[in-house]
RNA sequence: CUUAUCAAGAGUGGCGGAGGAAACAGGUCCUUUGAAGCCCGGCAACCGGUUUUAAACUAUGGUGCUAAAUCCUGCGGAAGUUUUAUCCGAAAGAUGAG
Numbered sequence: 001c002u003u004a005u006c007a008a009g010a011g012u013g014g015c016g017g018a019g020g021a022a023a024c025a026g027g028u029c030c031u032u033u034g035a036a037g038c039c040c041g042g043c044a045a046c047c048g049g050u051u052u053u054a055a056a057c058u059a060u061g062g063u064g065c066u067a068a069a070u071c072c073u074g075c076g077g078a079a080g081u082u083u084u085a086u087c088c089g090a091a092a093g094a095u096g097a098g
């Protein structure tokens, strides 16, 4: 850079000891009834593997994930009509494959 997916799913465990929810801004929230991180456990079919294709199965291999929609908004549009809330798309991001 290209492409697919991102409202499903996953612990009452151990170590740890104060922050965390990507970055910036604004919200909202989680957290000493224990954050991040690590280990174990678990979830998940993207790659891989099996089955002749389709489709299905598979967590032993390579990754990934394991609060809340990618926690929500930020830019554009629709509807609405002054104020909240709704929908679609973009941007940014995450993960896989190339």
Stems, first nucleotide, its partner, number of pairs: 001098006011040001013039003019030003024074004041066003046062002048058004070092001075089004
This is a predicted structure of a 98-nucleotide RNA (SAM riboswitch aptamer (S box leader)) from uncultured Ruminococcus sp. The coordinates come from a structure-prediction model, not an experiment, and the mean pLDDT is 83. The RNAcentral record of the sequence draws on MGnify.